Overview:
The RNA shown here (Bacterial RNase P class A) has 363 nucleotides and comes from a Rhodothermales bacterium. The source organism's lineage runs through Bacteria, Pseudomonadati, Rhodothermota, Rhodothermia and Rhodothermales. The prediction has a mean pLDDT of 75. The model forms 94% of the base pairs in the Rfam consensus. Its Rfam family is "Bacterial RNase P class A". By type it is a ribozyme. RNAcentral holds the sequence, with entries from ENA.
[in-house]
RNA sequence: GGAGUCGGCCAGGCAAUCGCGCUGCAGUCCUUAGUGACAUGCAGGGAGGAAAGUCCGGGCUUCACAGGGCAGGGUGCCAGGUAAUUCCUGGGGGGCGCGAGCCUACGGAAAGUGCAGCAGAAAAUAAACCGCCUGCCCACUGUAAAAGGUGUGGCAGGUAAGGGUGAAAUGGUGCGGUAAGAGCGCACCGCACAGGUGGCAACAUUCUGUGGCUAGGUAAACCCCACUUGAAGCAAGACCAAAUAGGAAGGCAGAAUCGCGGCCCGCGAUGCCUUCGGGUAGGUCGCAUGAGGACGUUGGUGACAGCGAUCCCAGAUGAAUGAUUGCCCACGACAGAACCCGGCUUAUCGGCCGACUCCACCU
Repeated sequence: GGAGUCGGCCAGGCAAUCGCGCUGCAGUCCUUAGUGACAUGCAGGGAGGAAAGUCCGGGCUUCACAGGGCAGGGUGCCAGGUAAUUCCUGGGGGGCGCGAGCCUACGGAAAGUGCAGCAGAAAAUAAACCGCCUGCCCACUGUAAAAGGUGUGGCAGGUAAGGGUGAAAUGGUGCGGUAAGAGCGCACCGCACAGGUGGCAACAUUCUGUGGCUAGGUAAACCCCACUUGAAGCAAGACCAAAUAGGAAGGCAGAAUCGCGGCCCGCGAUGCCUUCGGGUAGGUCGCAUGAGGACGUUGGUGACAGCGAUCCCAGAUGAAUGAUUGCCCACGACAGAACCCGGCUUAUCGGCCGACUCCACCU
C1' cells in the first nucleotide's frame, strides 16, 4: 500500500421565531375548598436502533384447575448464564476458508412402516449392459486324420478386477491366489466393537485388544426415546358512576281510576319518598421507579452476578413529538411509541473507532 474478518458507536449540525401534547410550581375562576376548571406565566423533559414483523420467552391480569394418565403442541451434542427462552456465553463433533474467522434442527436408521424423479443392467433379500474367464455347438483355419488356433457367432455357467450411469453401486493400496476373479488369504491404511486413559460432560485417544468389515440414504417422512407444555390477552382487568332509562325491597297515601263478567273481600297497575344491587354514557386507575440507565469496584475465559455511589429519561386516548427562516457540510437511509421488559428476524444513505488475518514492497 492492497484485500479481508470480527466487535462497538453515530444516525446531518447550529441558531432564531411560531406551534403541539405531558409534568412541576405559580396564577385566575368556581366552590360543597377539591384528586376541580382554565391553559395565563416560569421551569423541565418530549420516539428508535430497529419504536417494525409479532417469531420466541417472561412480568402483569382474568378464567380454569384434587391427583394421575392419554391425545395434541414444543424442544433435541455438553456445561453454564438468566425471571425465562427456541435466546446468550464457553466447549465438543461435522462442514467451508491459506488465514483472522464463518455455518451447523447436531437424539435414534441394529423396533417397525414408508419414500427415492432422471440416468443406469442393477437403488436393497443388491445387481451381469459392455468386458474378463470356462464348457459345449457352429463357422473358418490347420492336418493324412487329429490336437491346436481364430471368431462384432449361438447356448449354458462363473466373475463385482476394468468401463459406463448416478447425489449415492457393499472400504482403499500392494502382494499372494485363481480358469478369470473376489477380504478368498496376508501386510499397511481406514472402519466397527470392548477395555484402559484424559475430561464435570459432550467427546477425544498417537494406548491395548478383538472382528475381515456385518449394519447403504432419508426422521424440519410417519414413528421411537428423553425433557417440557392450561387458555386468553391492557379492547387484559379493577374502581367510581348520570338520567324524565329500567329493576328489587320497604314505607306513605289508602283518596281516586282501570283490570280480574256484575257486587263484596282480595290481588294487580297508575302516585310520592327512602334504601339497595346490576350497570349504559362518562370518568379514574392499570400507565411507566423498572428483572431501569450510565459510572466505579470485586468475582468469572465469558454470558453474567455481587457491592458502592449517582440519575429519573415520552406517556397520548382523535391520540403530542411539528413548521418556517438563516448559515455550514460529507447533502442526510430505513422508519415513528400505545401495558412493560429480555431476545430473534427483517429494513437501513453515509461515516467513525478498536482488535486481528493474508499478500506485496521498503528499512